Predicted 3D model of a 111-nucleotide RNA (SAM riboswitch aptamer (S box leader)) from Alkalihalobacillus pseudalcaliphilus. Model confidence (mean pLDDT): 80 of 100. The model forms 94% of the base pairs in the Rfam consensus. NCBI's taxonomy places the organism under Bacteria, Bacillati, Caryophanales, Bacillaceae, Alkalihalobacillus. Its Rfam family is "SAM riboswitch aptamer (S box leader)". From the family's description: The SAM riboswitch is found upstream of a number of genes which code for proteins involved in methionine or cysteine biosynthesis in Gram-positive bacteria.
[in-house]
RNA sequence: CUCUUAUCGAGAGAGGUGGAGGGACUGGCCCGAUGAAACCCGGCAACCGUAAAACAUUAUGUUAAGACGGUGCUAAAUCCUGCAAAGCUAUAUAGCUUUGAAAGAUGAGAU
Numbered sequence: 001c002u003c004u005u006a007u008c009g010a011g012a013g014a015g016g017u018g019g020a021g022g023g024a025c026u027g028g029c030c031c032g033a034u035g036a037a038a039c040c041c042g043g044c045a046a047c048c049g050u051a052a053a054a055c056a057u058u059a060u061g062u063u064a065a066g067a068c069g070g071u072g073c074u075a076a077a078u079c080c081u082g083c084a085a086a087g088c089u090a091u092a093u094a095g096c097u098u099u100g101a102a103a104g105a106u107g108a109g110a111u
Stems, first nucleotide, its partner, number of pairs: 002110007013041001015040003021031003025082001027080002042074003047070003050065001053063004078103001083100007
């Protein structure tokens, strides 16, 4: 880098360093000197490892912990949107709603 698979409207700092950018991309809309990114500390969570027990079971699955290890996350729903379908609408090559897909992020596994 590519592939498979699970999840993505919950949760998390008035801390330190740092100095102008950031929210993947498009179009929007936002955040930012009342300090952005990044790093450190703190925190959240429970994907993987780990663990007493209970239930179901063929393999195994579900519930349950967060103390320890590996990641992850810590403005706004993955901030909204981008393609398709359905429904509704007094002007329909549109608007709104819902669902699915695509794209993306993270974990686990594989090449």